[in-house]
Small-subunit ribosomal RNA from an uncultured bacterium, 1426 nucleotides, folded computationally.
Its mean pLDDT, the model's own confidence on a scale to 100, is 84.
Rfam family: Bacterial small subunit ribosomal RNA.
RNA sequence: AGAGUUUGAUCCUGGCUCAGAACGAACGCUGGCGGCGUGGAUUAGGCAUGCAAGUCGAACGAGAACCUGAUGGUUCAAGUUUUCGGACAAGAACUAUUGGAGGACAGUGGCGGAAGGGUGAGUACAACAUGGGUAAUCUAUCUUCAAGUUGGGUAUAACUUUCCGAAAGGGGAGAUAAUGCCGAAUGUGGUGAUCCGACGCCUGUCGGAGAUUCUAAAGGUGGGGACCGUAAGGCCUGCCGCUUGAAGCCGAGCCCGUGCACUAUCAGCUAGUUGGUAGGGUAAUGGCCUACCAAGGCAAUGACGGUUAGCUGGUCUGAGAGGAUGGUCAGCCACACUGGGACUGAGAUACUGCCCAGACUCCUACGGGAGGCUGCAGUCGAGAAUCAUUCGCAAUGGGCGAAAGCCUGACGGUGCGACGUCGCGUGGAGGAUGAAGGUCUUCGGAUUGUAAACUCCUGUCAUGAGGGAUAAAUGGCCAGGGCAAUAAUACUGCCUUGGAAUGAUAGUACCUCAGGAGGAAGAGACGGCUAACUCUGUGCCAGCAGCCGCGGUAAUACAGAGGUCUCAAGCGUUGUUCGGAUUUACUGGGCGUAAAGGGAGCGUAGGCGGUUUGGUAUGUCGAAUGUGAAAGCCCACAACUCAACUGUAGAAAGCAUUUGAAACUGGAGAACUUGAGUUAAGGAGAGGAAAGUGGAAUUCCUAGUGUAGCGGUGAAAUGCGUAGAUAUUAGGAGGAACAUCAGUGGCGAAGGCGACUUUCUGGACUUAUACUGACGCUGAGGAACGAAAGCGUGGGGAGCAAACAGGAUUAGAUACCCUGGUAGUCCACGCCGUAAACGAUGAGUGCUAGGUGUCGGGGGUCAAACCUCGGUGCCGGAGCUAACGUAUUAAGCACUCCGCCUGGGGAGUACGUACGCAAGUAUGAAACUCAAAGGAAUUGACGGGGACCCACACAAGCAGCGGAGCAUGUGGUUUAAUUCGAAGAUACGCGAAGAACCUUACCAGGACUUGACAUACUAGUGAUCGGUGUAGAGAUACAUCUUUUCCUUCGGGAACACUAAUACAGGUGGUGCAUGGUUGUCGUCAGCUCGUGUCGUGAGAUGUUGGGUUAAGUCCCGUAACGAGCGCAACCCUUAUUUUUAGUUGCUACCAUUAAGUUGAGCACUCUAGAGAGACUGCCGUCGAUAAGACGGAGGAAGGCGGGGAUGACGUCAAAUCAUCAUGCCCCUUAUGUCCUGGGCUACACACGUGCUACAAUGGUCAGUACAACGGGCAGCUACACAGCGAUGUGAUGCUAAUCCCUUAAAGCUGAUCUCAGUUCGGAUUGUAGGCUGCAACUCGCCUACAUGAAGUCGGAGUUGCUAGUAAUUGCGGGUCAGAACACCGCAGUGAAUGAGUUCCUGGGUCUUGUACACACCGCCCGUCA
Repeated sequence: AGAGUUUGAUCCUGGCUCAGAACGAACGCUGGCGGCGUGGAUUAGGCAUGCAAGUCGAACGAGAACCUGAUGGUUCAAGUUUUCGGACAAGAACUAUUGGAGGACAGUGGCGGAAGGGUGAGUACAACAUGGGUAAUCUAUCUUCAAGUUGGGUAUAACUUUCCGAAAGGGGAGAUAAUGCCGAAUGUGGUGAUCCGACGCCUGUCGGAGAUUCUAAAGGUGGGGACCGUAAGGCCUGCCGCUUGAAGCCGAGCCCGUGCACUAUCAGCUAGUUGGUAGGGUAAUGGCCUACCAAGGCAAUGACGGUUAGCUGGUCUGAGAGGAUGGUCAGCCACACUGGGACUGAGAUACUGCCCAGACUCCUACGGGAGGCUGCAGUCGAGAAUCAUUCGCAAUGGGCGAAAGCCUGACGGUGCGACGUCGCGUGGAGGAUGAAGGUCUUCGGAUUGUAAACUCCUGUCAUGAGGGAUAAAUGGCCAGGGCAAUAAUACUGCCUUGGAAUGAUAGUACCUCAGGAGGAAGAGACGGCUAACUCUGUGCCAGCAGCCGCGGUAAUACAGAGGUCUCAAGCGUUGUUCGGAUUUACUGGGCGUAAAGGGAGCGUAGGCGGUUUGGUAUGUCGAAUGUGAAAGCCCACAACUCAACUGUAGAAAGCAUUUGAAACUGGAGAACUUGAGUUAAGGAGAGGAAAGUGGAAUUCCUAGUGUAGCGGUGAAAUGCGUAGAUAUUAGGAGGAACAUCAGUGGCGAAGGCGACUUUCUGGACUUAUACUGACGCUGAGGAACGAAAGCGUGGGGAGCAAACAGGAUUAGAUACCCUGGUAGUCCACGCCGUAAACGAUGAGUGCUAGGUGUCGGGGGUCAAACCUCGGUGCCGGAGCUAACGUAUUAAGCACUCCGCCUGGGGAGUACGUACGCAAGUAUGAAACUCAAAGGAAUUGACGGGGACCCACACAAGCAGCGGAGCAUGUGGUUUAAUUCGAAGAUACGCGAAGAACCUUACCAGGACUUGACAUACUAGUGAUCGGUGUAGAGAUACAUCUUUUCCUUCGGGAACACUAAUACAGGUGGUGCAUGGUUGUCGUCAGCUCGUGUCGUGAGAUGUUGGGUUAAGUCCCGUAACGAGCGCAACCCUUAUUUUUAGUUGCUACCAUUAAGUUGAGCACUCUAGAGAGACUGCCGUCGAUAAGACGGAGGAAGGCGGGGAUGACGUCAAAUCAUCAUGCCCCUUAUGUCCUGGGCUACACACGUGCUACAAUGGUCAGUACAACGGGCAGCUACACAGCGAUGUGAUGCUAAUCCCUUAAAGCUGAUCUCAGUUCGGAUUGUAGGCUGCAACUCGCCUACAUGAAGUCGGAGUUGCUAGUAAUUGCGGGUCAGAACACCGCAGUGAAUGAGUUCCUGGGUCUUGUACACACCGCCCGUCA
């Protein structure tokens, strides 16, 4: 930084899509470790359980358990002693009294429960952010200063007792304490009318004086020498507390400026509403509240309403400007089950306080009660989705306390989750026979791949073992020192030195050792965009897909595999945001035709605004100060091994204040004249309104003349007319419109305006003097104008004419055409308010080459020329434009203002609103759907567009086809099979130049499996072939006879054959849409292209177009083209004339000869076949441009390409052929191969194509008779003779061919006969008897003879061929072939008619034009129905 996608291609417009980054994410596959972060976004849904706010005994009364002292009592009792009865007795247990210590539970009192923690429902402002104000305020604890702390009183909980209640709880009686409560005293002070001074920012603030009044307090505790006291204590002193005041800190309240979402399809809102006065209330201002008074206040700069939303620092993205967002962290706000309310307090209208109401849950003895996780965990629910009912107060912080300490789900940690981010690892080096395996293969190999194996190493992480932190030193304690205080060495406080103790995390981080490469890689993609390619499977199926799109048998796009690419403990997908998108354009877009200029002017608000000058300082520019919280971003440095993370320092938009500058802008002032306007003098005009007047024409009426039609159309009919039309003459009526002039002429803002006259009236233009002095431009709303049609009321109504009627046309014709005809068109008044209202081009100003018309003026001239102002056209340069085009009348260069656009469809639709009598108009969406829709230009193709040209294309003719019978091909049907292909032209007597078997590919049956055929190799055998016999339909099987070849060193080898096995053979099986080759067709049409140059942004154009000409892109001329290639033509073959050469098998004029060119002779002629000549518009004339050429003529065998053939450009039809052949891939392999017999391809209701024969007299039959050419022949053609009616047979001859044979050509000509009939036409069909070929004519051949004798009497619609030796007609030959042509390929005989044109049909060529077609008109596409 761009890319894909509209088209056959191009440029543009324009949307859609992709590549990037990010996330509190989710889902799929996978998952080694650690650090740091992060984790209920949905139901502000409901919640079990535990914990989250207590603390102070140094404020107070009371005081259980436990411990302990003293004194009694009772019981027991070691022991001592004993008179043995007892006595004494430490000690133990229990108990009573009285002390001490202790301090639970609860209570009074103080402080704290307003913080911390959670959530984002509400809130568009009473919030938030930023900057100010408070002279309109409060502030517990804390700090500093000043002063004080005297002396009394009285209750009340706890407690005791009693009552009620299930409980929660409550009531009564009695007793008691305080730092609880209440008087009194004192008053440093505070308050305070009033006065003074200073200052200030409106109300005022500060300082001083100050009458009268009001106003405090509480004690606790440590130590102590003297004195007092029984003691407690007094007293002294320290500390803590308390009271009053001043100041500060911290925090809060209120007010103000600015900023902060969408919607006008929400346009008006408001009654305490806006203001005032007085009062109340508050810490405090204020309609905050009340009374009274006034009628205000807000709003297009968006009030009011609706919808959505916590705001910010920041976060994501972006080059930036912006856009999106507000999770974690931090500030503010709001909320605490829902709604309301106050109390207490320094502070609340109070998350774990109170009261009331409601919903829900729970308890209940049914009377009544209890509760609030949006605190931390956790649970249910809903959801795609979000964690542990963990440890600790060790640290930091908070509450209370003098302190120890207690409390702290704040916090510090750990756990779970790849949710994110950062880091590390899964090994390193060597290692080629390039192993095996996989994959691909052109079978050679390539690739996986130094990858592995293997060798040598290393040891991060993980695992095990050992050691082992920082975070912890404040306070307090112990031992010292110093200072303050004190009478004091005590107590206390402060400072300081040393020591001990204190860790949830955690035996963690970290370090060391050990062993061993051992435990650790996946995900997505690979058609283009986008890095990365092959095979197999599948066969528009299964599937993929972000967009374009892929898949219908060779898929780099589906699925699998191999390989490759990318990222990596992750990788993809989905969702969302920004980007790309200059696709809302401030930076940075547009509006003639792509979406887009309002129908047009006037004008309000607003925006913008000429020249000069002095001052001002709103914008603008500079400096300084304050603020801009912290964190974050940026930058520099530091520190955890690095990084993330973290720390330290710096920088920064904005806002405010102060100060400065004065060019530009703004505001106020003074001047100016060029913008604008006024005045004077002129001329032009369908400008507007009203009144009047005129002639032509149509129609109607009256009258005359006159007679059968008129009218209308492509042709008709309806209609009018003998009751007199049309036509014509005269007169009259009435309405509407104004020919000629008339002109890209005029006027008007647009719509629009056209006979003439008069009246009223608007605007523009020219010339010139004077005047005003910026008075200007644009213009949202607004109000006036606004074609036609339409609407209302009243007139008018000739012509025309929606609707309607009739007649035609048509498949239909609710149309086009015709005959009629009503609204309407006209007038007056009032509505409507729209048009392709268009120059598809808003208005204004300035500037920027020209040329040429025209309208209206002025100057100038005798008249011209010429100059100039204003309008209106054409051409055209620069510039602009995607191009077309535009171009001083801009779509150029600039400025000002308004309107409008943002993909196509849905849709100018729906809803709402406004206007309207209605019709409707204005405003104006969404759901859904598509990947385009569109503009301009290009090349083709097409047109029932145009111009030109050609062709048996038509016309003019001739002969046919289509009807019949037969032949043949095809379809269809049938069948075991009727093998397959060919299908408009361009399949159908086509492949097939010839199916009885074979052919043969089809069917039935019988057989074979390395095979009918090829090559190679291994092993064995030695024959194979051939003859005969048996069985069989045959293939085949069995038996039997005969039999080897070459070389040799004699061992053997080679060839050949068979058997067995392996590779392989074989396939007329599929795909002609995988192919080669070959072919058809457009079309023997004249076209198709290239190089260089030039033009165009480009596709492309030019050349190749134009003027002539030609059969021809043939040639000439012109020309930004100049040349060239493939085609055309020519070169080739044949035919027509001739020369020459050569004469055998050909020929015969002369000589001789014969039945006969038969023979001699000859080569003149014919002929044959080699080489030549000849024709070139060369010559003449006319036309043409002095050309090319055309027409006519001469000569010539032939004349304008002499006739015919071969020859087929670039390409089109996915045209035909895999069954000629070749060939990729797929398929079959005891069969889809091979062999054999028989059958079928020959079927037959029918349909079509192509032919033959006919229907007859231009003929048939019979008899006689004449003249060819091309060809073929040895497995052949066969003379001749004989036999047979004949097909043919038998015998036999010549010829490997200018020698012999096929070989009598036929039509023709001559004569006879038939006499118009289903016939002496026609020959189908059938019967009988034969012939030929062939192993074999049954299915299924051809021929002959005799007999039979069908349809058919010239063929509907339609359609084919042919322009001269042609059509038509007549026969002959050949190929194929054993046999089998009416087909095919050739040959000659006889031998016409018509045309000399291009209107039309068909096809083609060139130019041009239109196009929404490009699969290209057999296109595209609209509506209805399903």